């Protein structure tokens, strides 16, 4: 200083406001219990390829991304959260 990251503002999908029991004044609230669904927090899982490794080749071990897959967490009315994008702020912490 140039990015990432940071801060802040805007957009931002999906998929029961399920059902039983208990609490309660009464509950879309809170606690247990069932048996569905979703993927876009975080998490796991890998394919070409590389590495061991040798003259070559296979086998086998290690590595190896993702919106792709699992659904552990997470979430299935709004709100909130929200991967990603776009803009602004700052050079104060990190990484380059």
């Nucleotide at each position: 200083a140039u990015g990432g990251g940071a801060u802040u503002c805007u957009g931002g999908a999906g998929a029961a406001g399920c059902c039983c029991g208990c609490u309660u004044a009464a509950a879309g609230a809170g606690c247990g219990g069932g048996g569905g669904c979703c993927g876009a927090a975080g998490g796991g899982g890998c394919a070409a390829g590389g590495c061991g490794c040798g003259g070559u080749a296979c086998a086998c071990g290690c590595c190896a991304a993702a919106a792709c897959u699992c659904u552990c967490a997470g979430g299935c009315a709004a709100a909130a959260g929200g991967a990603c994008a776009g803009a602004a702020u700052g050079g104060g912490a990190c990484c380059u």